[in-house]
Notes: This is a predicted structure of a 366-nucleotide RNA (Bacterial RNase P class A) from a Chitinophagaceae bacterium. It matches the Rfam family "Bacterial RNase P class A". It is annotated as a ribozyme. Gene Ontology terms of the family: tRNA processing, dimeric ribonuclease P complex and ribonuclease P activity. The coordinates come from a structure-prediction model, not an experiment, and the mean pLDDT is 75. The sequence was found by an Rfam model in a public genome assembly.
């Protein structure tokens, strides 16, 4: 240096004509005049957590969901940030030894990361057998054959070799045995713990003692913790109009109905009311609506997220929906993916060129 794959930035500014929307002002009050302003990094999916608004303010229990290593941040989060453990991918060294194991160091990448010794459930084929085990083998004893080596049949032992599989009852060595087995013993592996050490703590590391089929809980379950609902068509105000009327069922303190996830028990509101039919009038205006958990700059603190403190700015607010065309310069580019509708933090997901920084591949291309 090229290629490819992950990440993380940025997604345009200015000047000039016409046009559209808000705000504000001014006036000669007209779709006038001069002034600022005018779409995203995800505006999307509607997934996660609020704010703010209404309804509870008496509550318990059950269910139902949601989380799940440690710690720290925050309004709050299943978000971020650092740490731990465990897995995956390649490099580099070392020992054994043979084309491959172990160990040890850093690089990068990931986790839906409590609990399998409380129960239940499942692990296809293949294979004797997926946890009550015997296909070939190995041995022992009785028998028939055979000069003998050996073969056949029956009974016992056997999980150390062999084959099947993704796994086959903890691994290698020694001794022992008729042959065999942790059946003994020496050194490992794992998995659980006492005691001492380092750490805020997940862990981690020794020196003992115990234990020995695995895996699956994005299986059912256990265990902790946590959780009111709805949703801007939420709500609130103000004008305009009708019919203060019919009809039915249930009710009037012995209580019909209501109290906003579901159940069940409490408790509270409650009368010419409640519910349901026929019918008759409007269907207009205002707020809610953007000064914020805001936004940029320089400093401390802090590994980081991130907080504190100065100083600075105000950057759409429509209501069938405005923010746009043209022509010019600047830039590595100005292209894709794609348009607010009550706001914020974040996640997911779709995306053009460029830059950066990781990884893996090429091998002399600069």
């Nucleotide at each position: 240096g090229c290629u490819a794959c992950c990440a993380a930035c940025c997604g345009a500014a200015c000047c000039a004509u016409c046009g559209c929307u808000c705000c504000a002002u001014c006036c000669u009050u007209g779709u006038g005049g001069c002034g600022g302003a005018g779409a995203g990094g995800a505006a999307a999916g509607u997934c996660c957590g609020g704010a703010c608004a209404g309804c509870g303010c008496a509550g318990a229990g059950c269910a139902a969901u949601g989380c799940a290593c440690c710690g720290g941040u925050u309004a709050a989060g299943a978000g971020c940030c650092g740490g731990g453990u465990c897995c995956c991918c390649g490099g580099c060294a070392u020992u054994c030894u043979u084309u491959g194991a172990a160990u040890g160091c850093a690089g990068g990448g990931g986790a839906a990361c409590a609990g399998a010794c409380a129960g239940u459930a499942c692990c296809a084929c293949a294979g004797a057998a997926a946890a009550u085990a015997a296909c070939c083998g190995c041995c022992c004893c009785g028998u028939u054959c055979u000069c003998a080596c050996g073969a056949g049949c029956a009974g016992g032992g056997u999980a150390a070799g062999g084959g099947u599989g993704a796994a086959a009852a903890u691994g290698u060595g020694a001794g022992g045995c008729a042959a065999g087995a942790g059946c003994u013993c020496a050194c490992g592996u794992u998995c659980g713990u006492u005691u001492u050490g380092a750490g805020u703590a997940a862990u981690c590391a020794a020196c003992g003692c115990g234990a020995a089929g695995g895996g699956u809980a994005a299986a059912c379950c256990u265990u902790g913790c946590a959780u009111g609902c709805u949703g801007a068509a939420a709500u609130g105000c103000c004008a305009u109009g009708u019919a203060c009327a019919c009809c039915a069922g249930c009710g009037c303190c012995u209580g019909a109905g209501g109290g906003c996830u579901g159940c069940u028990c409490g408790c509270c509101c409650g009368a010419u009311g409640c519910u349901g039919g026929a019918g008759g009038g409007u269907a207009g205006g205002c707020a809610g609506a953007a000064a914020g958990a805001u936004c940029g700059c320089u400093g401390c603190a802090g590994c980081a997220a991130u907080g504190c403190a100065g100083c600075g700015g105000c950057c759409a607010g429509a209501u069938a929906a405005a923010u746009g065309a043209u022509g010019g310069u600047u830039u590595a580019g100005a292209a894709a993916c794609a348009g607010g509708a009550u706001c914020c933090g974040g996640c997911u997901u779709a995306u053009g060129a460029g830059u950066u920084g990781g990884u893996a591949g090429u091998u002399u291309u600069a």
Lineage of the source: Bacteria > Pseudomonadati > Chitinophagia > Chitinophagales > Chitinophagaceae.
Of the family's consensus pairs, 97% are formed in the model.